[in-house]
RNA sequence: AUAUACCUUCGGGGCAGGGUGAGCGGCGGUUCUCGCUAGCGCUCGAAUCGUUCGCAAUUCCCGAUCGGUGGUGACAGCCCACGAGCGCGGCAAAAACGCGCAGGAUCCGGUGAAAUUCCGGGGCCGACGGUACAGUCCGGAUGAAAGAAGGUGAUC
Numbered sequence: 001a002u003a004u005a006c007c008u009u010c011g012g013g014g015c016a017g018g019g020u021g022a023g024c025g026g027c028g029g030u031u032c033u034c035g036c037u038a039g040c041g042c043u044c045g046a047a048u049c050g051u052u053c054g055c056a057a058u059u060c061c062c063g064a065u066c067g068g069u070g071g072u073g074a075c076a077g078c079c080c081a082c083g084a085g086c087g088c089g090g091c092a093a094a095a096a097c098g099c100g101c102a103g104g105a106u107c108c109g110g111u112g113a114a115a116u117u118c119c120g121g122g123g124c125c126g127a128c129g130g131u132a133c134a135g136u137c138c139g140g141a142u143g144a145a146a147g148a149a150g151g152u153g154a155u156c
Base pairs, nucleotide, nucleotide: 001155005152006151007150008149009148010147015063017062018061019060023055024054025053026051027050028049029048030047031046032045035042036041064136065135066126067125068082069081070080071079077124078123085101086100087099088098089097106122107121108120109119110118128139129138130137
């Protein structure tokens, strides 16, 4: 000093404020079952209807807000690639590994040697399960991983 190996640590953020109201409860009416009453009727329960009573979607509507990792002549949610997810194989089981599915989204103008990465403007995207339909709530997950930083040692 380089390649490789091992170890340690780190390694994802986000619904403010409003609207509507599927439903639920309360109150009232009607009907029905069991039971009680001398009788009128009464309690519980069920069904159904009404209600300018209350609660009620962070998912719907308006609006708000967030953006992993590596690369890229110049800084990226949207250019290229990777990770996270699901299934099968692998296996006593698991992991590595392999295969398959899914794997989203950008335009215009300006500056410049160079930018779909900067500036201005307009637009778009976001796994799986739960729940009134979810990028943002709850959950797998104080998990895992792309990778980043540091250290140790071998070799030269």
FMN riboswitch aptamer (RFN element) from a Chloroflexota bacterium, 156 nucleotides, folded computationally. The sequence was found by an Rfam model in a public genome assembly. The organism belongs to Chloroflexota, within Bacteria. The coordinates come from a structure-prediction model, not an experiment, and the mean pLDDT is 80.